[in-house]
RNA sequence: CGCUCAUCCAGAGGGGUAGAGGGAUCGGCCCGACGACACCCCGGCAACCAGCGCCAGUUGGACGUGGCCCCACCACGCCGCUGCCGCACUCGGUGCCAAAUCCGGCCCGCCCAGCGGGAAAGAUGAGGA
Numbered sequence: 001c002g003c004u005c006a007u008c009c010a011g012a013g014g015g016g017u018a019g020a021g022g023g024a025u026c027g028g029c030c031c032g033a034c035g036a037c038a039c040c041c042c043g044g045c046a047a048c049c050a051g052c053g054c055c056a057g058u059u060g061g062a063c064g065u066g067g068c069c070c071c072a073c074c075a076c077g078c079c080g081c082u083g084c085c086g087c088a089c090u091c092g093g094u095g096c097c098a099a100a101u102c103c104g105g106c107c108c109g110c111c112c113a114g115c116g117g118g119a120a121a122g123a124u125g126a127g128g129a
Stems, first nucleotide, its partner, number of pairs: 001128001003127006013042005021031003025105004043097003048093002050090001051087003055083004060079002063077005101121001106118005
């Protein structure tokens, strides 16, 4: 950055500073002087990337062992790659720790005070420019 892909109903709070708004946006509904939001410290959650392990696959390998006199070929192993699952004391890179992304906004459907599905927007990660 109107770029690509994946995920977003789970999970995880104490202290300090400071002092009025905050929950992206609009509406609703919440949070907030019993101190929110923010910042700092400590703690934690999670498992996206990286790492490690198991299993499976593999039209990869100037690799090893065996079958063979040699080649070819075959089997097994090793290495690489891919996928699933697992680990989190793994001294790594992020992220997160009110409410489903708090709910809705646009479209569609239904048994229509409501419910369900999808989109847009946003957030996070991994890439790209």